[in-house]
RNA sequence: AGAGUUUGAUCAUGGCUCAGAGCGAACGCUGGCGGCGUGCCUAACACAUGCAAGUCGUGCGCGAAAGCUCGCUUCGGCGGGCGAGUAGAGCGGCGAACGGGUGAGUAACGCGUGGGUAACCUGCCCUGCGGUGGGGGAUAACCCCGGGAAACUGGGGCUAAUACCGCAUACGUUCCCGGGCUCUCCGGAGACCGGGAGGAAAGCAUGCCUCUGCUUGCAAGCAUGUACCGCAGGAGGGACCCGCGUCCCAUUAGCUAGUUGGUGAGGUAACGGCUCACCAAGGCGAUGAUGGGUAGCCGGCCUGAGAGGGUGUCCGGCCACACUGGGACUGAGACACGGCCCAGACUCCUACGGGAGGCAGCAGUGGGGAAUAUUGCGCAAUGGGCGAAAGCCUGACGCAGCGACGCCGCGUGGGGGAUGAAGGCCUUCGGGUUGUAAACCCUUGUCGUGAGGGAAGAACCCCCUGGUGAUGAAUAAGCUCCAGGGCUGACGGUACCUCAUGAGAAAGCCCCGGCUGACUCCGUGCCAGCAGCCGCGGUAACACGGAGGGGGCAAGCGUUGCUCGGAAUCACUGGGCGUAAAGGGUCCGCAGGCGGCCAUGCAAGUCCAGGGUGAAAGCCCUCGGCUCAACCGAGGAAUUGCCCUGGAAACUGCGUGGCUCGAGUCCGAUAGAGGGAGACGGAAUUCCCGGUGUAGCGGUGAAAUGCGUAGAUAUCGGGAGGAACACCAGUGGCGAAGGCGGUCUCCUGGGUCGGUACUGACGCUGAGGGACGAAAGCUAGGGGAGCGAACAGGAUUAGAUACCCUGGUAGUCCUAGCCCUAAACGCUGGGCACUUGAUGUGGCAUUCCUUGAGGAUGCCGUGUCGGAGCUAACGUGUUAAGUGCCCCGCCUGGGGAGUACGGUCGCAAGGCUGAAACUCAAAGGAAUUGACGGGGGCCCGCACAAGCGGUGGAGCAUGUGGUUUAAUUCGACGCAACGCGAAGAACCUUACCUGGGUUUGAACUGCAUCGGCCAGCCUUGGAAACAAGGUCUUCCCUUCGGGGACCGAUGCAGAGGUGCUGCAUGGCUGUCGUCAGCUCGUGUCGUGAGAUGUUGGGUUAAGUCCCGCAGCGAGCGCAACCCCUGCUUCUAGUUGCCAUCGGGUCAUGCCGGGAACUCUAGAAGAACUGCCGGUGAUAAGCCGGAGGAAGGUGGGGACGACGUCAAGUCAUCAUGGCCUUUAUGCCCAGGGCUACACACGUGCUACAAUGGCGAGGACAGUGGGCAGCGAUCCCGCGAGGAGGAGCCAAUCCCAAAAACCUCGUCCCAGUCCGGAUUGAAGUCUGCAACUCGACUUCAUGAAGCUGGAAUCGCUAGUAAUCGCGGAUCAGCAACGCCGCGGUGAAUACGUUCCCGGGCCUUGUACACACCGCCCGCCACAUCACGAAAGUCGGCUGCACUAGAAGUCGCUGGCCCAACCCUUCGGGGAGGGAGGCGCCAACGGUGUGGUCGGUGAUUGGGGUGAAGUCGUAACAAGGUAGCCGUA
Repeated sequence: AGAGUUUGAUCAUGGCUCAGAGCGAACGCUGGCGGCGUGCCUAACACAUGCAAGUCGUGCGCGAAAGCUCGCUUCGGCGGGCGAGUAGAGCGGCGAACGGGUGAGUAACGCGUGGGUAACCUGCCCUGCGGUGGGGGAUAACCCCGGGAAACUGGGGCUAAUACCGCAUACGUUCCCGGGCUCUCCGGAGACCGGGAGGAAAGCAUGCCUCUGCUUGCAAGCAUGUACCGCAGGAGGGACCCGCGUCCCAUUAGCUAGUUGGUGAGGUAACGGCUCACCAAGGCGAUGAUGGGUAGCCGGCCUGAGAGGGUGUCCGGCCACACUGGGACUGAGACACGGCCCAGACUCCUACGGGAGGCAGCAGUGGGGAAUAUUGCGCAAUGGGCGAAAGCCUGACGCAGCGACGCCGCGUGGGGGAUGAAGGCCUUCGGGUUGUAAACCCUUGUCGUGAGGGAAGAACCCCCUGGUGAUGAAUAAGCUCCAGGGCUGACGGUACCUCAUGAGAAAGCCCCGGCUGACUCCGUGCCAGCAGCCGCGGUAACACGGAGGGGGCAAGCGUUGCUCGGAAUCACUGGGCGUAAAGGGUCCGCAGGCGGCCAUGCAAGUCCAGGGUGAAAGCCCUCGGCUCAACCGAGGAAUUGCCCUGGAAACUGCGUGGCUCGAGUCCGAUAGAGGGAGACGGAAUUCCCGGUGUAGCGGUGAAAUGCGUAGAUAUCGGGAGGAACACCAGUGGCGAAGGCGGUCUCCUGGGUCGGUACUGACGCUGAGGGACGAAAGCUAGGGGAGCGAACAGGAUUAGAUACCCUGGUAGUCCUAGCCCUAAACGCUGGGCACUUGAUGUGGCAUUCCUUGAGGAUGCCGUGUCGGAGCUAACGUGUUAAGUGCCCCGCCUGGGGAGUACGGUCGCAAGGCUGAAACUCAAAGGAAUUGACGGGGGCCCGCACAAGCGGUGGAGCAUGUGGUUUAAUUCGACGCAACGCGAAGAACCUUACCUGGGUUUGAACUGCAUCGGCCAGCCUUGGAAACAAGGUCUUCCCUUCGGGGACCGAUGCAGAGGUGCUGCAUGGCUGUCGUCAGCUCGUGUCGUGAGAUGUUGGGUUAAGUCCCGCAGCGAGCGCAACCCCUGCUUCUAGUUGCCAUCGGGUCAUGCCGGGAACUCUAGAAGAACUGCCGGUGAUAAGCCGGAGGAAGGUGGGGACGACGUCAAGUCAUCAUGGCCUUUAUGCCCAGGGCUACACACGUGCUACAAUGGCGAGGACAGUGGGCAGCGAUCCCGCGAGGAGGAGCCAAUCCCAAAAACCUCGUCCCAGUCCGGAUUGAAGUCUGCAACUCGACUUCAUGAAGCUGGAAUCGCUAGUAAUCGCGGAUCAGCAACGCCGCGGUGAAUACGUUCCCGGGCCUUGUACACACCGCCCGCCACAUCACGAAAGUCGGCUGCACUAGAAGUCGCUGGCCCAACCCUUCGGGGAGGGAGGCGCCAACGGUGUGGUCGGUGAUUGGGGUGAAGUCGUAACAAGGUAGCCGUA
C1' cells in the first nucleotide's frame, strides 16, 4: 500500500466482497507447564442454606449455667466457693448514609468541562479562644400477673447512667436598636464600638496525699489522660445555580395553567413558582419546542496516517437503583441494599384468628441462554467500624480453587547420521518424494519424578529493658520521642536453591482454483457436496470426499458474531449533479447566509504573552523490580479543552463620517408574434339554397364499408357558421418559464442604445411562503366548421379489441373557476469577475473617407466553427462543462417504488412529501472491435432476370428415415448427411444375431520348468471349428555335463477388443471460399480497448495497380512460377505416318523406301496493354483498332490466407483415459446387413414421330490386358460354348463407338410408344446363386399421354444429347463413381427484387453475436409486505371517582412524670391519642391518542434450467421511440 467482481475487450461511475487490527466472547477439533490478568453481555427472573456490621464494661443497671470443689442432708436435695461479674440480653454512645453490588430507570445541570453561592450545611479530625456549677423526674433490663399457635404483646412493681428535663453562668454566638469605617459586580457584604434580649455542658479511667475530712487507706482535692459544652477558623465531604458540550425520528410542528413574571406569605441548610394567595399575560419553538424511540455519563478502551468512527467489560470518578409503587422517621449525613410504615405481586409458616420474607453483598440453587467459576482459606498484609487499649468485627481485602477466556514466557530435546533403509505416495517405469526425517551413535537436563534445604512479603500495634521531653509538688501514673530485645504468615513447606534420575510423560489445527503462501493420485459424475466474492461438480475436478505431498500458525488452530479499517462508499481534512444517482417547471421574496472604495473609534471573533485548571490510573519516553516478558514501581512528557489577566489592531464584525465604479432614478431615442381587451379582414373546409350536368364519386397496397338516378362527385352563383391565420417566415424577434404569428385601436410589463443630471451600497442569493405554469382532465354556462379518444362499420390477419379506410361522441373554441403535471430539456440553478480567436445574424451608437450594397470602433442579444483549459469519454469552449467567489436545490448500488403507511392539497382524477421487509452482483455511462438490421451507399457471384434442360407425378434402381426383426452391425443429419464411408455384403468381407467350440489364446515379446519336434498324411466322430487315434520324425555348437535355434505343454509377465469417449487428442477431410481478404514491425494518435497503415479519389477478377494521405515498410493470401490444352519451330522417326518414287494385293503402308504431312514426345519460341487512336489527372487503367494460332488472367487443372462451425472421423491409421480378461477376446456353421403399410433424397427408363423398329453405311478419344485380353474360324436365335492365332502391347486383343447419314416401315393409338411385373427355358461365374447374382431367349405386357405447391443445373466447345473406357471385381445387383471423346445450342435488357459475399457508413438494449435480446397477462411453487369485519396487548392524554401509609395544618370535650402556679384537690404551659382537612400511591369508571401482535379474505411485489398466450421494446424492431394526461 491494495486486490477480486458488470464487458468480447476498454475507460470511468458504482455497489458487493477480501486481505488488517480488536473482543468480558461462543462453537468445532486438539491440549504439556508456569506467571499475570479475566470470567451472567441473557431473566433489574425466582431464590434453599451459610456468611457479608458491628463494637464499647474506661457511659449504666442487671447477671447465669455446665463442670469442679467444700459443708450439710430426711439421700429427694440444700447451701457456700471457684467457674465469673464471665456468658447473656437490656439502657446508653458511636458506627450502621462507608465499604460491597447492579445499570432497571434517566436525553436530565444526569454526566463532562469551566465558573458562581454576597443564597448554603458539615458528625468524627486539626487549630485557637472560653467553659463543664447546681438540681430534678423517669424508664428498659429485672420481678410478678395476664393475652397469643407463633410473631409478639398488655398491666403492675423496683432501678442506673455520658439516657431525659428545668435552673445558674455566657468568651464567642443569635436577634433587635444606635454609630461611624472598609469593600462592592451597586443587589449587597464584612469587621468594629455601645445598649438590650435569648441561648450550653457529662462524665469516666488512673495516679498521688501538699492542704481539708475520716484517718489502714480512701474521699474531697490535686494531677494526668480521655470524654463533654459554646464560638471562630481549617481540612475533607456535601447541597444549589450558571456558560458550553452530550444519540435517532419532522412520516412528532406547534407546546404550555404553576404555565411565564410580579407582590406577599409559607417552607428549606439554602436561592428559587419549591408551595400557596392575589395581580399581570406571559414563556418555549425551524439555531427543532412538544412528542416518540434508544441509552446510565465520563477518565478511558478498540480502530484509524490523521481527522474521524465505534464503544463504556475489568480499574478509577460521578449518577441512579435495591421485589414493584408511595411515604416519612431517626440522624451531621438517608427518604436509607442486609431500617420502619402503607399498598401491590410473589414465596413461606399457621392452631385460619394471624404472621414472616426480599442475594442488583460473597459463595451457592433453579430458570433463561450459544455462554460465564468454589456453598474454599485467612484477617498475616492493605483498608474500614468500634474501643483508652488489648482486641473484636470485616465474603472490603489478601490468597487459594475452576475455565487455553486473554496476554506473556517455557517445553515437547540438541549434535552427528546416506546402502538416501523399510513403508507410504507419485511415475514418462528411468526414477522422484516423504528425507537427516527415522533407525543408530554421542550428549544436555528446562520440564516431570524422588530427596534435601528453604525465603521475601513483618513492620507497626503491643510487651520487656534502657534512655529522652513536656506537664506535675513528685524520683508517681499516664503521655511524647529514641535505642535494643521479644510476639504475629492465610498463601505454604509455596517461590527459589541443590542433588539424583532419565529423552524418558508432552502436537495439533487450518489451508493449498484466483484474490492468497501452498499440487499430485484415487473416488464421485450438476450426484454427493463446496462456497468470503468471483464461482466449482453433467467421466481425467490442483475448487467435492480420501490419500500422499506442500503452505501457514502453534498449545493452540479454525468457524461464527460484533467494531473500526480498507470505504475519498456522507468527502471538515477529502466527493459530486450535460449524458453514470443527482439543478427545484419558472419567477418574486420574509428569515438566514454573503457583500464595493476611503478614514476613524471599539475590541466580540482573531493573534501573542502570563496565570489557573485539565484527579489518579491508562497511552508515550526514560529509569527501575520480578532470571526475561506479560505484569508492576518511580520520574517526565502529553492531556490539541475551558477559565482569568494583560497586550496587538492587519482581517471579519460593530459604531461614526465620507466616496461613486455596484444597484437604482431621470432625460432622449428605439426594436419586438411580450401581456390584456375590443373591432375588422380575406383564403380554405363543411353545410344550406339555386343553376349547369350525369353516373358514378370516394377510398386503398388492393379493396370494401360509405355517398350517389330522391341526381352525388365536378362546376357556377348566393348564403350560414366555426376555427385557424398561407405567402412574408429567417438556427429572425419577444418573454422569467410555460409560451407568443392576419389587420387596426386602446390599456400595459420588460429590454436595448445614447446622455451623465440625481440617490449614495440602497446589493446578490434565497429554507419556508407567494404568484405564474403546455397538453390532457374536472365544474357551470355557451359554442361546435374542420379534426377527432371512446364507439360503429369495412378491410388486413392465425387472431387484429391495432396500424389502413368510411363514419363519429366527448374534447379541441369562448366565459368563470379548479387541476399543477411533462423528455416543463440547453436533460446544464442564480449572481459577479477574469481568461486566445474566426465567422454569420437581430437591435443601437460613434467615427472615417474614395458617399457605397463602404470601412473602423463600442454596447446588448442570438447562432456556427474552433484555441488553451476542463472532461471517463462524448464533448464543452467569453451564451463554459475554463478560472475563482457567494447563496440555494439535489445525489449516495439495482429491483421492490415514486409503491405502502401517515400527513397535507384537490370536486374528482390525482398531486406533494415518501419508507421498509425481501431480493440481486450487479444496474448504469462513454467510447472500441465485431456481428446484425424488413438502415444507407458502392460492388461482385448462374444470385435474380433472360434462356435451355431437368427434379417434384409414373415404373424401376440406389441411399435414408420409420417400422419390423433373434439380428436387420456401425458411422454420416440444413446448405456442408441421404448412388455418403461402400472403387463390388451369396460364403468370405462382417464389425450384427442364433448355435457349437476355445482360454497365455488366431497374431506379438520375454522369463522359468518340462518335452522333442512341428508341419504333413491317414482313420473315426462332427455342419464345421475341433477332438481322439495312427503314421512320419530334427538342425547347429560342445569342454559331452550341456547350451542354442525352432516347436509343443504348464506357469508368470503380458496379449487381444470394429468395446466407450471425435466434447481428452494427432493426422486427414468438409465448409464459408478462389471469397479478397487476414496480419505484423516501427512510427504516430488515443488514459485505454483500439485506431492509423488497410480509410479516401480512380481502377481491377483481385488489399490488382495508380494518385493522395502520419505514416513508412513487411508477412500470409491474390497474381505469377508448375501441369494439361490451343499455334509455330527444332530434334527424333517405331509399333505410328504415307506426299513423292518403286513393288505387290480383290483389298489394306502390305513391302522397298521416305522424314515431307498427321502424329508421337522432348526442347524452344510465342502475348507484354508491347504498337496505334481515343479516354482518363499527363497516372493506373479503360474503350476501339492493327498484327497474331491465341488479346487484355486465351481455356482448364493443381494450388485454399488468419480463421469459423467443440463441423466429420477413436470403424483407415495413430493415440490419452476408462471398461472388459473361460470374455466385450478367438475359431466355426447357419442366418442377418437384401425385411416392407409407409415417407424423403439421388438417379435410370419413359410417356413418343426432332420418335420407335428394320436394313445398310461413316467418323473418336481416354484407357485396360499374363491365374490376363483373347482375333480369324466352327456350334448356338441368344447369353454363350468349342477352339486357340497374336499380344507383357503407338505392333495383338478388348473394339461394335453411338448419336449421325441413307432407305424402308409405323400414323397419334396406351400404340410397332413404354418397358415394369410375372411364367417358362437357358448361359456364365463360383465350394455354393433358396434366402440373395448377372445375363440370354420365348411369353407376359403394369404405371406412365410432360407431371400441384415448390425446386435444381448451366454463360461455350458450356448446357443438352450420344456412345466409349476404367477402377473395385470369381461373378455382380454399376442405372453409381471416375474419366474419354462425338454432335453441339439458346440467352444475359439489366441489378429493382430473392440468396450468398466484399468495402465504406449508420443504428443497436446483440457479443452463445437476430436461430440474438426481450416485455406483459395467465398457470404452479415459495417468501416478505400492505389492506381488512374484528380481536388481543403495551405506553399514554383528559374527565370523574376512590383514597392506604405519611408529612403538614386545624381541632383537641379523652390522656400525660419533669417546668410554672397552687388552698396540694387541682390549674396552666406544652405534648399525645382520636377526629377533620390539603396533598397523594395502588386502584375504578368513561372517553381519546399512539405503538405493536393476530385476522377469514384481499392487493400488488420478489424469487424460482427447460409451462401457456402473444411480440410491446432494442436495427427505420418492421406503425420511430419516449414523456405527461384521459
Record summary
Model confidence (mean pLDDT): 85 of 100. Small-subunit ribosomal RNA from an uncultured Acidobacteriota bacterium, 1526 nucleotides, folded computationally. Its Rfam family is "Bacterial small subunit ribosomal RNA". Its family is annotated with structural constituent of ribosome and ribosome in the Gene Ontology.